[in-house]
Record summary: A computed fold for a 95-nucleotide RNA from uncultured Veillonella sp., annotated as SAM riboswitch aptamer (S box leader). NCBI's taxonomy places the organism under Bacteria, Bacillati, Veillonellales, Veillonellaceae, Veillonella. The coordinates come from a structure-prediction model, not an experiment, and the mean pLDDT is 85. Rfam family: SAM riboswitch aptamer (S box leader). Its family is annotated with regulation of gene expression in the Gene Ontology. From the family's description: The SAM riboswitch is found upstream of a number of genes which code for proteins involved in methionine or cysteine biosynthesis in Gram-positive bacteria. The SAM riboswitch acts at the level of transcription termination control. The predicted structure consists of a complex stem-loop region followed by a single stem loop terminator region. An alternative and mutually exclusive form involves bases in the 3' segment of helix 1 with those in the 5' region of helix 5 to form a structure termed the anti-terminator form. This entry represents the conserved core of the complex structure involving helices 1-4.
This record gives sequence, C1' cells and structure tokens, in this order.
RNA sequence: UCAUCAAGAGCAACUGAGGGAUCGGCCCGAAGACGUUGCAGCAACCCUCCAUUCGGAAAGGUGCUAAAUCCGACGAAUCUCGAUUCGACAGAUGA
Repeated sequence: UCAUCAAGAGCAACUGAGGGAUCGGCCCGAAGACGUUGCAGCAACCCUCCAUUCGGAAAGGUGCUAAAUCCGACGAAUCUCGAUUCGACAGAUGA
C1' cells in the first nucleotide's frame, strides 16, 4: 500500500487470577477463565496440484477455533428522539 473482517471450527495436560487491544458498557472467569504445550479441527490469504478464468483439493507457510472486530466511541442521513442505517477512525489477519 492492497484485500478481508455478521460464516466456520475444542478436547486434554500444566498453571492459577484476571481476561475480552484502549476508554465506557456488557460479558467470560476458582464448576478454573487468560496463558503455555500436545492433539484435533475450521478457513482458503500465499504457495502447490487439478481445472481454465467461475471453480475444486488441502501437502506446505501463515492465521483462527465465546459473544458481528462482543457493542459503542468520530461524522452523516432518517425517524417514533434514542434508536436504525451508512461511512470514517482505530484494531486484527494475509500478501
């Protein structure tokens, strides 16, 4: 810089208090979260193979496996005036 982010996919062992990026909300968590490791799985960004321009496979490199990036934050439009939609910012992942 570009692309994508409402889908999908968890068990075990170790450890032991915070975790969900920030702030607010709301959640998860001693019935053990978060993290690390092992195994398993999801997906298809890169590579590879088949096909040939739509696509298919999943060996390799990543990534991911609570909640829409959990929701909002800044702006615009609309209306039933606190909500809906859209866009931006920020963030994550890949190239």